This is a predicted structure of a 377-nucleotide RNA (Bacterial RNase P class A) from Rhizomicrobium sp. RNAcentral holds the sequence, with entries from ENA.
[in-house]
RNA sequence: UCAGAUGGCCGGAUGGCCGCGGCGGAUUCCGGUCCGUCGAGGAAAGUCCGGGCUCCACGGAAACACGGUGACGGAUAACAUCCGCCGGGGGUAACCCCAGGGACAGCGCCACAGAAAACAAACCGCCUUCUCUUCGGAGCAGGUAAGGAUGAAACGGUGCGGUAAGAGCGCACCGCGCGACCGGCAACGGAAGCGGCACGGCAAGCCCCACCGGGAGCAAGACCAAAUAGGGACGGCACAUGGCCUGUUUUCGGGUCGUCGUCCGGGUCGGUCGCGCGAGGCGUCUGGUAACAGGCGUCCCAGAGGAAUGGCCAUCUAUCUCCCUGCGCUUCGGCAAGGGGAGGGGACAGAACCCGGCUUACAGGCCAUCUGACGCA
Numbered sequence: 001u002c003a004g005a006u007g008g009c010c011g012g013a014u015g016g017c018c019g020c021g022g023c024g025g026a027u028u029c030c031g032g033u034c035c036g037u038c039g040a041g042g043a044a045a046g047u048c049c050g051g052g053c054u055c056c057a058c059g060g061a062a063a064c065a066c067g068g069u070g071a072c073g074g075a076u077a078a079c080a081u082c083c084g085c086c087g088g089g090g091g092u093a094a095c096c097c098c099a100g101g102g103a104c105a106g107c108g109c110c111a112c113a114g115a116a117a118a119c120a121a122a123c124c125g126c127c128u129u130c131u132c133u134u135c136g137g138a139g140c141a142g143g144u145a146a147g148g149a150u151g152a153a154a155c156g157g158u159g160c161g162g163u164a165a166g167a168g169c170g171c172a173c174c175g176c177g178c179g180a181c182c183g184g185c186a187a188c189g190g191a192a193g194c195g196g197c198a199c200g201g202c203a204a205g206c207c208c209c210a211c212c213g214g215g216a217g218c219a220a221g222a223c224c225a226a227a228u229a230g231g232g233a234c235g236g237c238a239c240a241u242g243g244c245c246u247g248u249u250u251u252c253g254g255g256u257c258g259u260c261g262u263c264c265g266g267g268u269c270g271g272u273c274g275c276g277c278g279a280g281g282c283g284u285c286u287g288g289u290a291a292c293a294g295g296c297g298u299c300c301c302a303g304a305g306g307a308a309u310g311g312c313c314a315u316c317u318a319u320c321u322c323c324c325u326g327c328g329c330u331u332c333g334g335c336a337a338g339g340g341g342a343g344g345g346g347a348c349a350g351a352a353c354c355c356g357g358c359u360u361a362c363a364g365g366c367c368a369u370c371u372g373a374c375g376c377a
Base pairs, nucleotide, nucleotide: 001373002372003371004370005369006368007367008366009365010364012316013315014314015313016312017311018310020039021038022037023036024035025034026033027032041348045359046358048357049356050355051354052353053217054216055215056214066213067212068211069210070209072084073083074082075081086100087098088097089096090095101208102207106206107205108202109201110200123148124147125144126143127142128141130139131138132137156174157173158172159171160170161169175197176195177194178193181190182189183188221273222272223271224270231264232263233262234261235260236259237258242257243256244255245254246253247252280299281298282297283296284295285294286293287292317346319344320343321342322341323340324339325338328335329334
């Protein structure tokens, strides 16, 4: 210098004018006006996990069903998150990725191709006996799994011996299985020795094992509380030889009633709370490899209701385009460091009870550490 890896940060700046929301204060002719202060994000998003909080249900606890998680050790309020480590895979490397328990508990599946897809089997081929023969070979029976052929996957590989041909049939090495012992908290790693080789794959098909999970969600929920209508209690006035309903008739029987005032209770409109001091931010120290934990100091940092956080101008700026010039390079077409001028010009996105994560979106820029290649000292 170029190409990468990982982690972190920013994501327009300053000033002026106009405007919006919350809170506090002053003033008021109660309509407002003025002053001060605060006012979106790293993802506020998706609502995918885990919690706080609230109500409901429920003797405690456990089990069944259903759902979720899945190597090991730790962190945490908790987690499917994070840290460390292990195993597997990718990369020259820094580093990245993994839904990573069990396939000797059982069931099921393994398309196409292929002889055969799991108690093995034999299409071509190879070998042996017998029969026939036109002497090329053909057929019957048997042996074999070295070679060919299929497949994602074919019951170890290479070599030597062996054999009729072959075969772990025998041997050496490699692979594989078991594994005393050693290291590690563990997952796991190493490994003397033994075994002739068996035990294919899929659990993201059912299933088995271990662990976790009651449900609904701030429209949760709590409180205050109109008008109108209706309910109840008490009191005043009115009345019934009445009205209405009803029993099979009746002059009989049963039920019920108007208005005004005061009070009580429930619901609705509406209002208040929940609602932001919190698993809080920043700095620093200590412990720890780290996630994180603890101590000290400091700060208060939007809150609401369908929802404020904006607009314009000026200067500047990351950056882009065009024009002029041009150190240099050149294959003579051009390319160009630097300088000057003009124009354009800010990504994704928008709190709604809160918090911890994950995932997804994001123009452009900055910083730190590390890796590889080349050059120079």

Its Rfam family is "Bacterial RNase P class A". About the family: Ribonuclease P (RNase P) is a ubiquitous endoribonuclease, found in archaea, bacteria and eukarya as well as chloroplasts and mitochondria. Rfam classes the family as a ribozyme.
Model confidence (mean pLDDT): 76 of 100.